Annotation:
Large-subunit ribosomal RNA, domain V from Chloropicon sp. RCC4434, 562 nucleotides, folded computationally. It matches the Rfam family "Bacterial large subunit ribosomal RNA". Gene Ontology terms of the family: ribosome and structural constituent of ribosome. NCBI's taxonomy places the organism under Eukaryota, Viridiplantae, Chloropicophyceae, Chloropicaceae, Chloropicon.

Context: one part of a larger RNA
RNA sequence: UUGGCGCCUAGACGGGAAGACCCCGUGCUUCUUUACUACAGCUUUUCAUUGAUUUUCUGUUUUCGAUGUGCAGGCUAAGUGGGAGAGCUUAAGCAAUUAAGUUCAAACGUGAGAUACCACUCUUUGUCUAUGGGAAAUCUUAUUCGAUUAUCGAAAAAAGUGAAUGGUGGGUAGUUUGACUGGGGCGGUCGCCUCCUAAAGAGUAACGGAGUGCGUGCGAAGGCAGGCUCAAGCGGAAUGGAAACCCGCCUGAGAGCAUAAUGGUAUAAGCCUGCCUAACUGUGAGAUAGACAUAUCAAGCAGAGAUGAAAGUCGGUCAUAGUGAUCCGGAAAGUGAUUAUGGAAUCCUUUUCGCUCAACGAAUCAAAGAAACGCCGGGGAUAACAGCCUAAUUAUUCCCAAGAGCUCUUAUCGACGGAAUAGAUUGGGACCUCGAUGUUGACUCAUUGCAUCCUGGUGGUGGAGAAGCUGCCAAGGGUUGGACUGUUCGUCCAUUAAAGCAGUACGCGAGUUGAGUUCAGAACGUCGUGAGACAGUUCGGUUCCUAUCUAGCGCCAAUGUG
Numbered sequence: 001u002u003g004g005c006g007c008c009u010a011g012a013c014g015g016g017a018a019g020a021c022c023c024c025g026u027g028c029u030u031c032u033u034u035a036c037u038a039c040a041g042c043u044u045u046u047c048a049u050u051g052a053u054u055u056u057c058u059g060u061u062u063u064c065g066a067u068g069u070g071c072a073g074g075c076u077a078a079g080u081g082g083g084a085g086a087g088c089u090u091a092a093g094c095a096a097u098u099a100a101g102u103u104c105a106a107a108c109g110u111g112a113g114a115u116a117c118c119a120c121u122c123u124u125u126g127u128c129u130a131u132g133g134g135a136a137a138u139c140u141u142a143u144u145c146g147a148u149u150a151u152c153g154a155a156a157a158a159a160g161u162g163a164a165u166g167g168u169g170g171g172u173a174g175u176u177u178g179a180c181u182g183g184g185g186c187g188g189u190c191g192c193c194u195c196c197u198a199a200a201g202a203g204u205a206a207c208g209g210a211g212u213g214c215g216u217g218c219g220a221a222g223g224c225a226g227g228c229u230c231a232a233g234c235g236g237a238a239u240g241g242a243a244a245c246c247c248g249c250c251u252g253a254g255a256g257c258a259u260a261a262u263g264g265u266a267u268a269a270g271c272c273u274g275c276c277u278a279a280c281u282g283u284g285a286g287a288u289a290g291a292c293a294u295a296u297c298a299a300g301c302a303g304a305g306a307u308g309a310a311a312g313u314c315g316g317u318c319a320u321a322g323u324g325a326u327c328c329g330g331a332a333a334g335u336g337a338u339u340a341u342g343g344a345a346u347c348c349u350u351u352u353c354g355c356u357c358a359a360c361g362a363a364u365c366a367a368a369g370a371a372a373c374g375c376c377g378g379g380g381a382u383a384a385c386a387g388c389c390u391a392a393u394u395a396u397u398c399c400c401a402a403g404a405g406c407u408c409u410u411a412u413c414g415a416c417g418g419a420a421u422a423g424a425u426u427g428g429g430a431c432c433u434c435g436a437u438g439u440u441g442a443c444u445c446a447u448u449g450c451a452u453c454c455u456g457g458u459g460g461u462g463g464a465g466a467a468g469c470u471g472c473c474a475a476g477g478g479u480u481g482g483a484c485u486g487u488u489c490g491u492c493c494a495u496u497a498a499a500g501c502a503g504u505a506c507g508c509g510a511g512u513u514g515a516g517u518u519c520a521g522a523a524c525g526u527c528g529u530g531a532g533a534c535a536g537u538u539c540g541g542u543u544c545c546u547a548u549c550u551a552g553c554g555c556c557a558a559u560g561u562g
Base pairs, nucleotide, nucleotide: 001558002557003556004555005554006553007552010550011549012548014545015544022379023378024377025376027375028374029371030370031369032368035175036174037173038172039171041168042167043166045164046163047162048161049160051139052138053137054136055135056134057133058132059131060130064126065125066124068122078121079120080119081118082117085104086103087102088101089100090099091098092097143155144154145153146152178190179189180188187207191214192213193211194210195209196208215360216258217317218316222276223275224274225273226272227271228270230254233249234248235247236246256265257264259322261320262319263318280303281302282301283300286297287296288295289294292361305314306313307312328354329353330352331351332350333349334348336347337346386433387431388429389428390427392426394422395421396420397419398418399417403413404412440515441513442512443511445507446504447503448502449501450500453478454477455476456473457472458471459470460469461468480494481493482492483491484490521539522538523537524536525534526533527532
């Protein structure tokens, strides 16, 4: 060196299982509820099955009666109108009628209103007729139950059942439960306007920076014509002052323009006056923005107008926010259509109204949660471990040296600041890995660095000596045993020359362990209506792999060299 045998398990991001954690899917399932919507179930009322009788209460109505008291007035005046007569008895007469007697009125009086008699009504009430409703009770033939089978017993128009109807209804079912997001959740946001970012055309992102920005206002704050010029400062001037109104100078805008900001603006778009309603109807060449949908600008034409002497100007507002598609429904108009004709209903066209559909291009008229019993499809497009990048944080070193050190910056310590290095902390990033890179600590076995805990050498000292303090060189060797805790760490006990700090996938589970963390069981506290939940606690809880290669160890053989 090669080969063989035996051993070991560091690596082959070893094998096993399309990761169970995490995120995503307009995936699934189960569970919960004061999510939504239904359906059983329960229940209310009405009608039917469903008949007879009595009593009582009550509504409407018909006939005939009664009823009505302020004071005054002969008096118990219901109201209004007519009204000078009316009723009864006797006699005559065929009768109409006449005569006599008698009663009530009128006249009178009182009063707001006057009595007889007639008509129509009102209040209260009785009676009769017809009819409706409620309540209670009785009966037996429907019906129900029992049954010894009969002309029985019990119950009874109830119950039961059917139809309709209101309520209740996780008992059951079907579903929903948004997106963005420096992982997800919590928080915040979601449409529109203005500015910056924006890189001198337009446009341009972020959970970038701003707004006492918007979800309107105004019949004048709109149109036309005519006229006018602001703010501040300075000087002056009665009351009058810092500031009111007045005069002058100076001033290009430093004002004003309903409102945020930006742009614009005095030849005014600003302020004042007069007259008005173009804040019109029907259209619209041509452009701008936009994926589209849509949005914006707009000359001109026709009609009917406003204003101005006229030319002209006027289809809201100095401009840019003040908003919502479609469906469905309402209203108005139409010499529109309309199923034999005429209507009605319906439809159509034009105008208009109804959405914090604000998750604002709006999935439905209508919608919340739990899952650690969970499942599936995917993702290293995206988190937790490790690696990697970074170095805010952390650690170490250096510079400056105010000051402390009696005096004296630097024996020792060192503020305010500055410059580096490291990559042990806490983070940030999300680059390999989600068809799997097993996670804390302990055990075993270690190996490396030096910013050295001990041992060695050495400088300074505020080093007398001893003991120290603080530097420099130095990694050869060493660096204990226990109590508590799952602990690393830490506190304590007893020693020691000393009981170092780190890296190695927070070294090492195809080497061990499994106490913790981190499945399924259970309990407490707290939270939640609940299902359940908790970097809260507590008891319990399967740790697989026969070694192919590389690396390593031992033995044997062969060959080669010395």